Context: one part of a larger RNA
RNA sequence: UUGGGCGUAAAGCGGGUGUAGGUGGCUUUGUAAGUCAGGUGUGAAAGCCCAGGGCCCAACCCUGGAAGUGCAUUUGAUACUGCGAAGCUUGAGUGUGGGAGAGGCUACUGGAAUACCUGGUGUAGUGGUGAAAUACGUAGAUAUCAGGUGGAACACCGGAGGCGAAGGCGGGUAGCUGGCCCAACACUGACACUCAGACCCGAAAGCGUGGGGAUCAAACAGGAUUAGAUACCCUGGUAGUCCACGCCGUAAACGAUGGAUACUUGCCGUUGGAGGUAUUGACCCCUUCAGUGGCGUAGCUAACGCGUUAAGUAUCCCGCCUGGGGAGUACGGUCGCAAGAUUAAAACUC
Numbered sequence: 001u002u003g004g005g006c007g008u009a010a011a012g013c014g015g016g017u018g019u020a021g022g023u024g025g026c027u028u029u030g031u032a033a034g035u036c037a038g039g040u041g042u043g044a045a046a047g048c049c050c051a052g053g054g055c056c057c058a059a060c061c062c063u064g065g066a067a068g069u070g071c072a073u074u075u076g077a078u079a080c081u082g083c084g085a086a087g088c089u090u091g092a093g094u095g096u097g098g099g100a101g102a103g104g105c106u107a108c109u110g111g112a113a114u115a116c117c118u119g120g121u122g123u124a125g126u127g128g129u130g131a132a133a134u135a136c137g138u139a140g141a142u143a144u145c146a147g148g149u150g151g152a153a154c155a156c157c158g159g160a161g162g163c164g165a166a167g168g169c170g171g172g173u174a175g176c177u178g179g180c181c182c183a184a185c186a187c188u189g190a191c192a193c194u195c196a197g198a199c200c201c202g203a204a205a206g207c208g209u210g211g212g213g214a215u216c217a218a219a220c221a222g223g224a225u226u227a228g229a230u231a232c233c234c235u236g237g238u239a240g241u242c243c244a245c246g247c248c249g250u251a252a253a254c255g256a257u258g259g260a261u262a263c264u265u266g267c268c269g270u271u272g273g274a275g276g277u278a279u280u281g282a283c284c285c286c287u288u289c290a291g292u293g294g295c296g297u298a299g300c301u302a303a304c305g306c307g308u309u310a311a312g313u314a315u316c317c318c319g320c321c322u323g324g325g326g327a328g329u330a331c332g333g334u335c336g337c338a339a340g341a342u343u344a345a346a347a348c349u350c
Base pairs, nucleotide, nucleotide: 004321005320006319007304008303012318014201015200016199017198021194022193023192025088026087027086028085029084030083031082033081034080035077036076037075038074039073040072041071042070049065050064051063052062053061054060091191092188093187094186095185096183097182098181099180103177104176105175106174107173108172109171110154115149116148117147118146119145120144121143125136126135162169163168206247207246208245209244210243211242216240220236221235222234223233258317259316260315261314262313263312266295267294268293269292270291271290272289273288274287275286276285299306300305323350324349325348332343333342334341335340
């Protein structure tokens, strides 16, 4: 390579947009490139296979035949694929009317709580733990009342609930803005799917510059524990945690499950629509579309389990795997301010 695979054994890129490429709905017609059939030429000899023959036999050798999947050319076939033309509406998209939502960005704003500051009341403890101590407190703490400052996060609602491509998103109001769902019609007429490169987004930590700094808290200091205790526990505490701009580009970035389409028994819940039934009305009940959960049929699976949200049955496209260690390392390249990221071996060894 062929083949076989990728939820947990090695293996789905963290996610998207999309170029080349690959793949592609229904009907008619043309063409005949692919495809299929026939003819012709070629396909050296030897070898292989078959028949016959020569060395006593055999190996070996000789003669003839067959075969030679291929190539070229020619004559046809037209189901499928391609190409050209014309059309269609189911895929896809646009319009109209509704709908839900922590989707994103910006500005303004609210209350509770922590901390600190000022003042009042008040007096000897507070705090912390398994128990203590460090720590704080007669320079008046803790507690309590009033006022103020400042930063960060948003109790209840809140839900296996919603939204987003993923990361992720939760007080309130306003503005700007993306996507999605439903209904009935109208329009475009295959405009589609996937996607190597490329580009964009991407938690936390970390980095640069400038701000901010309440809480929490790596490092660090002290107190304990202990044989020791560079820890777990306690008292403090700086980066950081927050904001703006710019980097970084990684995570158990997980559903450890790539995307699209079609098909394949069901039951129970829940979210958003539409229709029906019913009613004073909200419910309830029935049907249906889109999402999100639980359990399970067939089937699949090594088992666990999955099971119309498939890990079932199929097709298309992409990514990835190929014994363990060495190693996601070295070297080189690219990127980065750095930290490092990415691409990615071999010797050797079992």